Description:
Small-subunit ribosomal RNA from an uncultured bacterium, 1481 nucleotides, folded computationally.
RNA sequence: AACGAACGCUGGCGGUAUGCUUAACACAUGCAAGUCGAACGAGAAAGUUCCCUCCGGGGGGCGAGUACAGUGGCGCACGGGUGAGUAACACGUAGGUGACCUGCCGAUUGGAGGGGGAUAACUGAAAGAAAUUUCAGCUAAUACCGCAUAAGCACGACAAAUUUGAAAGUAGUCGUGGAAAGAUUGCCUCUAUACUAUGCAAUCACCGAUUGAUGGGCCUGCGAGGCAUUAGCUUGAUGGUGGGGUAAUGGCCUACCAUGGCUACGAUGCCUAGCUGGUUUGAGAGAAUGAUCAGCCACACUGGAACUGAGACACGGUCCAGACUCCUACGGGAGGCAGCAGUGGGGAAUAUUGCGCAAUGGGCGAAAGCCUGACGCAGCAAUACCGCGUGAGUGAGGAAGGAUUUCGGUUCGUAAAACUCUGUCAGAGUGGAAAAACGGCCAGGUGUCUAAUAGGCAUUUGGUUUGAUGGUACACUCAAAGGAAGCACCGGCUAACUUCGUGCCAGCAGCCGCGGUAAUACGAAGGGUGCGAGCGUUGUUCGGAUUUAUUGGGCGUAAAGCGUACGCAGGCGGAUUGGUAAGUCAGAUGUGAAAUCUCGGGGCUCAACCCCGAAACUGCGUCUGAAACUGUUAGUCUAGAAUCUCGGAGAGGAAAGGGGAAUUUCGCAUGUAGGGGUAAAAUCCGUAGAGAUGCGAAGGAACACCAGAGGCGAAGGCGCCUUUCUGGACGAGUAUUGACGCUGAGGUACGAAAGCGUGGGGAGCAAACAGGAUUAGAUACCCUGGUAGUCCACGCCGUAAACGAUGUGCACUAGAUUUGGGGGGUAUUGACCCCUCCCGAGUCGGAGCUAACGCAUUAAGUGCACCGCCUGGGGAGUACGGCCGCAAGGCUAAAACUCAAAGGAAUUGACGGGGGCCCGCACAAGCGGUGGAUUAUGUGGUUUAAUUCGAAGCAACGCGCAGAACCUUACCUAGGUUUGAAAUCCCGAGAAUCCUCCCGAAAAGGAGGAGUGCUCUUCGGAGAAUUCGGUGACAGGCGCUGCAUGGUUGUCGUCAGCUCGUGUCGUGAGAUGUUGGGUUAAGUCUCGCAACGAGCGCAACCCCUAUUAUUAGUUGCCAGCAUUAAGUUGGGCACUCUAAUGAGACUGCCUAGGUUAACUAGGAGGAAGGUGGGGACGACGUCAAAUCCUCAUGGCCCUUAUACCUAGGGCUACACACGUAAUACAAUGGCCGAUACAAAGGGAUGCGAACUCGUGAGGGGAAGCUAAUCUCAAAAAGUCGGUCUCAGUCCGGAUUGGAGUCUGCAACUCGACUCCAUGAAGUUGGAAUCGCUAGUAAUCGUGGAUCAGCACGCCACGGUGAAUACGUUCCCGGGCCUUGUACACACCGCCCGUCACACCAUGGGAGUUGGUUUUACCUGAAGUCGUGGCCCUAACUGCUUGCAGAGGGGAGCGCCCACGGUCGGACCGAUGACUGGGGUG
Repeated sequence: AACGAACGCUGGCGGUAUGCUUAACACAUGCAAGUCGAACGAGAAAGUUCCCUCCGGGGGGCGAGUACAGUGGCGCACGGGUGAGUAACACGUAGGUGACCUGCCGAUUGGAGGGGGAUAACUGAAAGAAAUUUCAGCUAAUACCGCAUAAGCACGACAAAUUUGAAAGUAGUCGUGGAAAGAUUGCCUCUAUACUAUGCAAUCACCGAUUGAUGGGCCUGCGAGGCAUUAGCUUGAUGGUGGGGUAAUGGCCUACCAUGGCUACGAUGCCUAGCUGGUUUGAGAGAAUGAUCAGCCACACUGGAACUGAGACACGGUCCAGACUCCUACGGGAGGCAGCAGUGGGGAAUAUUGCGCAAUGGGCGAAAGCCUGACGCAGCAAUACCGCGUGAGUGAGGAAGGAUUUCGGUUCGUAAAACUCUGUCAGAGUGGAAAAACGGCCAGGUGUCUAAUAGGCAUUUGGUUUGAUGGUACACUCAAAGGAAGCACCGGCUAACUUCGUGCCAGCAGCCGCGGUAAUACGAAGGGUGCGAGCGUUGUUCGGAUUUAUUGGGCGUAAAGCGUACGCAGGCGGAUUGGUAAGUCAGAUGUGAAAUCUCGGGGCUCAACCCCGAAACUGCGUCUGAAACUGUUAGUCUAGAAUCUCGGAGAGGAAAGGGGAAUUUCGCAUGUAGGGGUAAAAUCCGUAGAGAUGCGAAGGAACACCAGAGGCGAAGGCGCCUUUCUGGACGAGUAUUGACGCUGAGGUACGAAAGCGUGGGGAGCAAACAGGAUUAGAUACCCUGGUAGUCCACGCCGUAAACGAUGUGCACUAGAUUUGGGGGGUAUUGACCCCUCCCGAGUCGGAGCUAACGCAUUAAGUGCACCGCCUGGGGAGUACGGCCGCAAGGCUAAAACUCAAAGGAAUUGACGGGGGCCCGCACAAGCGGUGGAUUAUGUGGUUUAAUUCGAAGCAACGCGCAGAACCUUACCUAGGUUUGAAAUCCCGAGAAUCCUCCCGAAAAGGAGGAGUGCUCUUCGGAGAAUUCGGUGACAGGCGCUGCAUGGUUGUCGUCAGCUCGUGUCGUGAGAUGUUGGGUUAAGUCUCGCAACGAGCGCAACCCCUAUUAUUAGUUGCCAGCAUUAAGUUGGGCACUCUAAUGAGACUGCCUAGGUUAACUAGGAGGAAGGUGGGGACGACGUCAAAUCCUCAUGGCCCUUAUACCUAGGGCUACACACGUAAUACAAUGGCCGAUACAAAGGGAUGCGAACUCGUGAGGGGAAGCUAAUCUCAAAAAGUCGGUCUCAGUCCGGAUUGGAGUCUGCAACUCGACUCCAUGAAGUUGGAAUCGCUAGUAAUCGUGGAUCAGCACGCCACGGUGAAUACGUUCCCGGGCCUUGUACACACCGCCCGUCACACCAUGGGAGUUGGUUUUACCUGAAGUCGUGGCCCUAACUGCUUGCAGAGGGGAGCGCCCACGGUCGGACCGAUGACUGGGGUG
């Protein structure tokens, strides 16, 4: 795009078309083929009328020569239906018929004489239920039959000249044979009669012949399905002769003879199918299709058969057989909608038992006319195409309502309303066509036949008559916007977006895919988009699909080159000349039906539709011409190909013979304890003498070095030497042949290894097997043994990653280089070297090609020829069938089903028990810990009314918490509140505020009292601030979602990386830069480079610290002077210190190394040396990392509760497990006494001195201090002295009892501290594991934040102060380069097979069952043909006159044959216990 469609939702009108695609299933009922009285015989009735009458009736006329039936003629073979069969001369196209027919029709010609016998109808009788039939009798014809005639005609014989053609007995003569029918009308010219026909005339009909037209029969070339898993088929088969048959040819049939015919260019078989014009689609080529319309064919319940006829083997005819249905008196009969309607059934699905012959057409008829379900119309169906309408204009800062919202608005939306108009369609009314012209009749005209003014025929004028559709089309009038819009879609493809609901549910889906709490994808709504009386869905076909490729594809790696060669058929084929004209080209001509399509006109108001004309129908035939190319034929040539001569190279092949090294075994000898084997062992061999060594022997297999990118061969493959036989290639020479060539379906041959058969052989090796190891296991890898086999001969097998994953042959298209063989040249004494030609074998590389990788004169380039092969993955190279094989198996080779991918090349990452380089307390080297104990603290778990919540490997767990007794607090229990504890707005009252009492656990509630202020004022009041009460908007939520978010933070990681612009390269993803050589802590720097630059990171800039200068000296300091108990004071600010500004360090200098570089090593100077030490500072990103409980925030949820207030409880529980710490286990120590030295901080509801009391925590006390001034404050380890002497202790301090202190409303649950008493575990800690590289670890104390109180935690401060680092193999983490990848959620990846379960399709299967077909045999209806001796017999003939003959009919018999039957065969399907593999989950 299309549809004979169907289904869903919806539906106003008209026109034109179309309408059982399925059951060629079965059919009730009606109709669909009759007509002619002008061929013929017979011939009513009802009714009406007349006459007669004995009233009972009878007769006549009209009806009417009508109806019904019959004889006869024509028609029934057309028209209409269907597509079952048919793969065929059935169809299409072009021809042939010298091998034929043709009723009716046209033309021409010649006839139509004279006879005969029957028969239906009818009458009578009979049988039967009926259908129907029989017998007897009567009768007619255009029915039937002789006879006569015969111009043509047919047959036979004879037979000139001539024509056609490939092929003919034609003219003529003779012989033989065969015809016919009348009817109607008119007239009296002729004839006869005496007014008619036996006559004449007209028309129609009849017979013979010729011819035309029409319609057919038969024959032929070519064209148009599938399967080769159908390869051979055929006996009337192929041909001939004779005969028969037919309208006619012919094995069409028959007898005889011959042995042919078809087939790979697809016979035969099976499956499917009516064919065509056309239709649909497509740019075309094609592909699909064959409804309606038209042509042809076939069929008519199924099968067979003939009759009649011009024509049939006959849809509405006959006979027979069969199935089915109906009637029946059971004896027997009837029927055929695939005609039009209609019914049942089937189905997703397809209409009225309508009107009319008015038109067109057909049959009959002289005609009127009759018949016509052909046809014309109407009905039903949105089934299709086409047209029209459902209103038009105006109408706003834009109603209401809906939806949404950022609450401002936006949108539906000029849409509506409202106002002004119009009137198509539908409705009502009025008018009202065309289709009608023939024909008939009436009245004329003209011509013709004729004797004719009669009649007929032809033609013509006027009038009249005929419409199913239908009062329809159309026109006008009326009223009224009144009666007339839906469907699908809105994630992308693909035009069109929001809200709500739902929550991997419900559902959607053409493909991709959507849905797991913010769904533009589900459902609904609003809005939008598309089409519109339709819109969607489904189905089918073509297109897109160059996705079967003729136009117009491919085969190295994506699917695809046969393992290799030879070669029949086939395809293709060198140069040149002549002929020919098959192909080819041109012109002419015939045909290519009409319709359709296209174009130009025309008619319905337009269109669809219809009409006219043109073009086209790309095809086929015939004739004529051309001769380039192809073919063919004749000739010539040498460039292809082959032969010949000479020569050398080679693991080319086959056979025979020979050789040495080595392994093994055996013998002898020497000799003694091991050997062998492995990562290490063991099995194994060995004191019965191994292994080792020496000599000798046997036997089998393979041939070191040479050896090479080397050589040969078609491939497989070929390697010691010699000989024999033998194939091919190459070079040189030019002699010969003269296209002899290339490819190659089938076919044939060769064809590694393994395997098979027979017979040998068997040293080594070695499947299977055994043992030993390894291992969780080890049916493996390793070891010790070991059989087939490996070897030979003969025969099979026929496959390999048989690979260059690259078919063969020929030609052409830059080079460089190596090598094997041969030749030539120059040169040389010679051998090289060098130049060059040919043939091989390699490497690199340009153009070109390629998806890229790559290939590149040995092409995967450019062309030609031929062959093979491919067409998504899996199923499957499988099943079945066939062929081959001894077997194993091979070759050929599907389908069901299933998936939306499978695959190639390259890219970026990630990963690797891949590689290279490098770094890090990563390992190593060290020091100290953890893991064991007790306690503290956090977590899990458990418990609980609650034990609030979060954090989860590193990167949760002394974490949020820099401090839970109440509060905090979020949890639980209980008691309360509901505009709320706090916020904004409104109203009312009272200023505020303060005090007392009652109840209660408190919150809350109740009662009472005191007390009025500020600003303005018109003195009424108003306002600000604040309290109480009320109202509703709202508040509130530590409720959920960190996977909706912001912000903040952790981590990789202070690792050195991450990117961009421009340029360049690549089809592209991307690459380059950023890689490489060095170097660095560093993508730090340098050199090089198709890159050049730049950004975020690194470094530096900032802070502290180490040295120093300057400035400044109080609260700091004190060298010198004075003074004191004391820097206490005077004085000074030199010093320390404080805190502001500077200096200083930069590989700057030297030496060496390095590329004269970057830089590195060492040195000097310096307080400090190579980023001096420390801090802050954290690139692009990763982990959906953490946090909605800091805060903020979208959405959702709660709103007398998930909000708020209060009391008490809980977060502090405790069989247990883990993390992090503290304290220890002691002598480098504990205890006692004495004594020394810090830094950095804090302090006004605060630090708090002195003094005093208390054993002590602490109390009293109050000076000082808003702090370099006072205070916390004592530093501790250390040092000195003493004691303890290795013990569960004078270690250790848990736990518990008692007594207290402090804070605080309040220490019970549940604080800290003090004193007395108590004195647990623990004696250095398993596997494992952590920190640290210098002022570091270790150790010692001090301060601070939080805080009423509470510190073993955290943060900060100083004191004392080590050990070790060879080094980068390994563990962990990281960086760069490279490599492989089937990974990309990225190795915590991906993924294979069995087993178990469910489902699906399929193979095998003892069989069972159905269908199709077939050989052989049996049977043999009807019928044609043959026969004809039996029976019957009107027409004709003969005579002997009742006989015979001719002819006809019947019965019988025979050939053929349908249905049917029997034994088998083949093929196809269904089903089958069980079973095999496959697919999906």

The RNAcentral record of the sequence draws on ENA and SILVA. The prediction has a mean pLDDT of 83.